Molecule: transfer RNA
Organism: Candidatus Liptonbacteria bacterium CG11_big_fil_rev_8_21_14_0_20_35_14
RNA sequence: GGGUCCGUCGGUUAACGGUAAACCAUCGCUCUCCAAAAGCGAGACUGUAGGUUCGAUUCCUGCCGGGCCCG
Numbered sequence: 001g002g003g004u005c006c007g008u009c010g011g012u013u014a015a016c017g018g019u020a021a022a023c024c025a026u027c028g029c030u031c032u033c034c035a036a037a038a039g040c041g042a043g044a045c046u047g048u049a050g051g052u053u054c055g056a057u058u059c060c061u062g063c064c065g066g067g068c069c070c071g
Stems, first nucleotide, its partner, number of pairs: 001070007010024004018054001026042005047063005
């Protein structure tokens, strides 16, 4: 330099055009003499800039970051 794949809460993954969901973690409450465990609840996320569309996490393009392959 070329090709290909991937970027979603603090972490691991869903959602493949139509309200962004789950588990762990965090915080609060219940229970308990206290804790642990268990139960209930809350907050927190689409890499970035454009395009297409009535509507984009999803489709297209550039850029940024990462993995693999070729030279």